This is a predicted structure of a 352-nucleotide part of an RNA (small-subunit ribosomal RNA, central domain) from an uncultured bacterium. Its Rfam family is "Bacterial small subunit ribosomal RNA".
Context: one part of a larger RNA
């Protein structure tokens, strides 16, 4: 190896790009490395196995055969794998045309609201709670009107909807820019898939330097509650939240479901294209077919069950990652990375 698994029991890497490697469409010729056959050499003897024989039998011993599945050489075969040369177009890519979109970056700009400031009106409360109190207010608050400042977030549209590899992305306008879908042709001609190492991206919190600071709010202070209350509730409030640049590299980074390809029933929505039919000719409505996305329900099949079910957890193939009883422990030690926090890699004793 034969011979297990990874949605929820242990187990899919956070995501993508890509090196080595592994795997890879149809066809012609050729080579003969893999592959197959034959022959030769070697594969010590003993042992094991089969038969025959010798000790009265057996153990033991002798003989013959088989085996020694391997390696090397020579000859041969050419289907498959592989090498080389040529051809093809169904995979892949490119061109042309159309289309949708909160995909990304930068700059500018808008209104509502909160807070603060100035002025007017106005007077004794406001605020807050289960109820209070702390707090604010006669030095004129709350309320209301006008003006101003500043920061952050973008109601309705809005969706079970869209885009993105993931993280994620939402006022509006402009500029730059990535990807995707569809239609019909044309072009290249396997250029493909996966991907150990590696690289890039990567919510929030956190860190460094410099700005900014309206609201919110860890820490902190006070008031309540309570047996206590280092909480839940309330009044305040600093980091932080925001911006620029540089780090960090982790999440229940989840569909707890790796990527790619192929195949296998129906029904009903929805988004974006295409083709046709009907129509009151309208930016409308109805309807048929078709491609791509995104959902719901149910067959076959699968599953321990729950459930999954053409967006599979069905049926297969290729490649990668990972699991192997619970605790000790995602810890110690060592190493790499980091300013630090820490991250990554990763045991054992012992114990049940």
């Nucleotide at each position: 190896c034969u011979g297990g698994g990874c949605g929820u029991a242990a187990a899919g890497g956070g995501u993508c790009c890509g090196u080595a490697g592994g795997c890879g469409u149809c066809u012609u010729g050729u080579c003969a490395a893999g592959u197959u056959g034959a022959u030769c050499g070697u594969u010590a003897a003993a042992u094991c196995c089969a038969c025959c024989g010798g000790c009265u039998u057996a153990a033991c011993c002798g003989g013959u055969g088989a085996u020694c599945u391997g390696c090397g050489a020579u000859c041969a075969a050419a289907a498959c794998u592989g090498g080389c040369a040529g051809g093809a177009u169904a995979g892949a890519a490119u061109a042309u045309g159309u289309g949708a979109g909160g995909g990304g970056a930068a700059u500018g700009u808008g209104g509502a609201a909160u807070u603060c400031c100035u002025g007017g009106u106005g007077u004794a409360g406001c605020g807050g709670u289960g109820a209070c109190a702390u707090g604010c207010g006669u030095a004129g608050a709350u309320a209301u009107c006008a003006g101003g400042a500043g920061g952050a977030a973008c109601a309705c549209c809005a969706a079970u909807g869209g885009c993105g590899a993931a993280g994620g992305c939402a006022g509006c306008a402009u500029u730059c820019u990535g990807g995707c879908a569809c239609a019909a042709u044309a072009u290249u001609g396997a250029c493909g898939c996966u991907g150990a190492g590696g690289g890039a991206c990567g919510a929030a919190a956190g860190c460094g330097u410099g700005g900014g600071g309206a609201g919110c709010a860890a820490a902190c202070a006070g008031g309540a509650u309570u047996a206590g209350a280092u909480a839940c509730c309330c009044u305040g409030g600093u980091a932080g939240u925001c911006c620029a640049c540089g780090c960090c590299g982790u999440a229940a980074a989840c569909g707890a479901u790796g990527a790619g390809c192929a195949c296998u029933g129906g029904a009903c929505g929805u988004c974006c294209g295409g083709a046709g039919g009907g129509u009151u000719c309208g930016a409308c409505c109805c309807u048929u077919c078709u491609g791509g996305g995104u959902g719901u329900c149910u067959c076959a099949g699968c599953u321990a069950a729950c459930g999954c079910a053409u967006u599979a957890a069905g049926u297969g193939c290729u490649c990668c990652g990972c699991c192997u009883g619970g605790g000790g422990a995602g810890u110690a030690c060592g190493g790499u990375c980091g300013c630090a926090a820490g991250a990554c890699u990763a045991a054992a004793a012992c114990u049940c």